c-di-GMP-I riboswitch aptamer from an Actinomycetota bacterium, 80 nucleotides, folded computationally. The prediction has a mean pLDDT of 88.

[in-house]
RNA sequence: CCACGACAAGGGCAAACCCGCCGCGAGGCGGGGACGCAAAGCCAGGGGUCUCGACGAGUCGAGGCGGCCCAGCUACCGAA
Numbered sequence: 001c002c003a004c005g006a007c008a009a010g011g012g013c014a015a016a017c018c019c020g021c022c023g024c025g026a027g028g029c030g031g032g033g034a035c036g037c038a039a040a041g042c043c044a045g046g047g048g049u050c051u052c053g054a055c056g057a058g059u060c061g062a063g064g065c066g067g068c069c070c071a072g073c074u075a076c077c078g079a080a
Base pairs, nucleotide, nucleotide: 004078005077012037013036017032018031019030020029021028022027035067041073042072045070046069047068048065049064050063051062052061053060054059055058
């Protein structure tokens, strides 16, 4: 350095649920809270899925989910 990932060290993130605000909605943001996570850091490029609208009814358009999978980019630590 690459790969790998300990009942290691120091730290990090935060599901459900509750409260407030925003959005028609999927959902988002903040606070509380921890189910989990070694990329649960970033990214809607491919797939998937969800919402709204249209119609020619399975397509088109506009969006959501990075904590569903793949690809891409970046990164802390160091036992086997």
It was read from a public genome assembly, where an Rfam model found it.